[in-house]
RNA sequence: GCGUCGGUGGUCUAACGGCAUGACCUAAGCCUUCCAAGCUUAUGGUCCGGGUUCAAUUCCCGGCCGACGCA
Numbered sequence: 001g002c003g004u005c006g007g008u009g010g011u012c013u014a015a016c017g018g019c020a021u022g023a024c025c026u027a028a029g030c031c032u033u034c035c036a037a038g039c040u041u042a043u044g045g046u047c048c049g050g051g052u053u054c055a056a057u058u059c060c061c062g063g064c065c066g067a068c069g070c071a
Stems, first nucleotide, its partner, number of pairs: 001070007010024003018054001026042005047063005
């Protein structure tokens, strides 16, 4: 340099073009003599910029980052 795959809360992860899922962490409450465990609730997210579309995490183009392969 070229090609393939990937990028979603603090972490991991799901999502036929139609409300962004779940788990862990964190916070509050319940329970408990207290702690732990358990239960409930809350906070927090689509790598960036364009395009297509009524509508884009999803499709297209470019860029950045990472992994792998080729040279």
Predicted 3D model of a 71-nucleotide RNA (transfer RNA) from a Candidatus Woesearchaeota archaeon. The organism belongs to Candidatus Woesearchaeota, within Archaea. The coordinates come from a structure-prediction model, not an experiment, and the mean pLDDT is 81. Its Rfam family is "tRNA". The family's RNA type in Rfam is transfer RNA.